Predicted 3D model of a 355-nucleotide part of an RNA (large-subunit ribosomal RNA, domain IV) from a metagenome. Rfam family: Bacterial large subunit ribosomal RNA. A reference for the family is Yusupov et al. (2001), "Crystal structure of the ribosome at 5.5 A resolution", Science. The RNAcentral record of the full RNA draws on SILVA. Model confidence (mean pLDDT): 88 of 100.

[in-house]
Context: one part of a larger RNA
RNA sequence: CCCUCGUUAAGGAACUCGGCAAAAUGUAUCCGUAACUUCGGGAAAAGGAUAGCCGUUUUUGGUGAAGCUACUUUGCUAGUGGAGCUGAAGAAGGCGACAGAAGAGAGGCCCAAGCGACUGUUUACCACAAACACAGGUGCAUGCGAAAGAGAAAUCUGAAGUAUAUGUGCUGACACCUGCCCGGUGCUGGAAGGUUAAGAGGAGGGUUUAGAAGCAAUUCGAAGAUCUGAAUUGAAGCCCCAGUAAACGGCGGCCGUAACAAUAACGGUCCUAAGGUAGCGAAAUUCCUUGUCGGGUAAGUUCCGACCCGCACGAAAGGUGUAACGACUUGGGCACUGUCUCAACGAGGGACCCG
Numbered sequence: 001c002c003c004u005c006g007u008u009a010a011g012g013a014a015c016u017c018g019g020c021a022a023a024a025u026g027u028a029u030c031c032g033u034a035a036c037u038u039c040g041g042g043a044a045a046a047g048g049a050u051a052g053c054c055g056u057u058u059u060u061g062g063u064g065a066a067g068c069u070a071c072u073u074u075g076c077u078a079g080u081g082g083a084g085c086u087g088a089a090g091a092a093g094g095c096g097a098c099a100g101a102a103g104a105g106a107g108g109c110c111c112a113a114g115c116g117a118c119u120g121u122u123u124a125c126c127a128c129a130a131a132c133a134c135a136g137g138u139g140c141a142u143g144c145g146a147a148a149g150a151g152a153a154a155u156c157u158g159a160a161g162u163a164u165a166u167g168u169g170c171u172g173a174c175a176c177c178u179g180c181c182c183g184g185u186g187c188u189g190g191a192a193g194g195u196u197a198a199g200a201g202g203a204g205g206g207u208u209u210a211g212a213a214g215c216a217a218u219u220c221g222a223a224g225a226u227c228u229g230a231a232u233u234g235a236a237g238c239c240c241c242a243g244u245a246a247a248c249g250g251c252g253g254c255c256g257u258a259a260c261a262a263u264a265a266c267g268g269u270c271c272u273a274a275g276g277u278a279g280c281g282a283a284a285u286u287c288c289u290u291g292u293c294g295g296g297u298a299a300g301u302u303c304c305g306a307c308c309c310g311c312a313c314g315a316a317a318g319g320u321g322u323a324a325c326g327a328c329u330u331g332g333g334c335a336c337u338g339u340c341u342c343a344a345c346g347a348g349g350g351a352c353c354c355g
Base pairs, nucleotide, nucleotide: 001350002349003348004347005346006345007344008343010341011340014339019336027051028050029049030048031047036041038173052095053094054093056091057090058089059088060087061086062085063084067080068079069078070077071075108334109333110332111331112330113329114328115326116325120132121131136171137170138169139168140167141166142165148157149156150155174321175320176319177318179251180250181249184248185247186244187243188242189241190240193239194238195237199233200232204228205227206226207225208224211220212219213218252270253269254268255267256266279313280310291307292306293305294304295303
C1' cells in the first nucleotide's frame, strides 16, 4: 500500500451525477392509525407503550390423588370430593445491572410526480425496463372436406373442435370517451359501357403448278399442299360506379375589425377529400428556453402547481384520469450514519523485507 472487518469526539449528506456504500429499522403483546379508494384495500400506514428475576395474590383453563356415599350387579362400577402438578391473563410489591425481544436471526419510513393497471416474461455472456405478455375492447376471415398452416403429394395440424368456435391484425384492467375526411392507396361489392390473352374465325394475300395464251422471253392460272392473315367472337383484370378509417393514412393560409392601447366573439378571400373536436399541454413530446408566474430552498438549468405563444400533443401506432401494485424513473422530508468536514486507531489476510 491492497483486501475483508470493528470502533470513533463535534457536526450530520456539507459527499456525490445520484445518500452509491454504510448506518439505522427489525420480535411479540397492547394502544393507535390519514389522504385516497375499484369499499377489497391503503395498513405492519404513521406514531406510541410494555417485556428480566423473586416471592405474595386474583380470575380462569387442563389434569384429577386420598377420603366419603350408593348398590339388583362389590366393580377396571356410579356419584361426590378437591389435594398435588400445570397453561394463560392480571394486581400490588420487592431485587440488582449501562443494558431484560440482554446472543444469533428478523421491514427504515413519509410526501409528491411520471410511466406501466395488476401477478407474470425477456436480450444464456454489458440492458429486468416505461420493453413483451396479460384479462378486457375491437376489426377482418371462416358454415366444416371451414378458413389458416406444414407438405410436389398422400396426409396431418386446426379438431376427435363447429361462429359463446377457430385463425389473424390492432389496442391493452377499470372509469369517462373515442370527433371530421373515402380525394390518394388498399380492401369489399357491382356489372351497363370501354380496353384486353390464348382460343374460335377466316375475308384477303404470297409460294408451288395441271393447264391456257404466246414464235419466244414470259404472262395468266383451277384443285391440292404450304406460308400468312382482316373483320367478327372471346374471361378475369384495369378503366368505371359505389361502400369502407378500432383499413394505410390526412386533419390549412392570408387580410381586416370593438369608444386608450391590446386582443378579436365578427367579417372578407384563396385552397382542400376534410381543415384537429373533447381532453391534455415548456410534457418520456418545447427548438427559442434556465419561457413567465407561484410553491419549495438562505440560495433551485432539476421538482411541483399554473399559463398556452403545441418549432413538432390529440383521440384503440388510442385521448384523459385512476385505487392497488413496481429490485422502474424523478423531486422533497424525517430517522440514521466515516458519504463527507478529516481523518484516526484496532483485527485478520495479502503484498513487501529478512531468514